The RNA shown here (transfer RNA) has 72 nucleotides and comes from a Candidatus Parvarchaeota archaeon. It was read from a public genome assembly. The organism belongs to Candidatus Parvarchaeota, within Archaea.
RNA sequence: GCUCCUGUAGCUCAGUGGUAGAGCGCUGCGUUGGUAACGCAGAGGUCACGAGUUCAAAUCUCGUCAGGGGCU
Numbered sequence: 001g002c003u004c005c006u007g008u009a010g011c012u013c014a015g016u017g018g019u020a021g022a023g024c025g026c027u028g029c030g031u032u033g034g035u036a037a038c039g040c041a042g043a044g045g046u047c048a049c050g051a052g053u054u055c056a057a058a059u060c061u062c063g064u065c066a067g068g069g070g071c072u
Stems, first nucleotide, its partner, number of pairs: 001071007010024004018055001026042005048064005
């Protein structure tokens, strides 16, 4: 230098055009003599960044950045 993959909640990840989700973690309540476990509820997101396509983009296209693999 070329090429491919990945980037979504604190962590691990799902979601491949039509309301952003799960598990774990966190907070509150219930339960218990108490803790753990369990049950219920809740908070937490500019979907890496910018632009384009579209009635509508986490999703498609282009570029940038970061991480990783391959080639030279």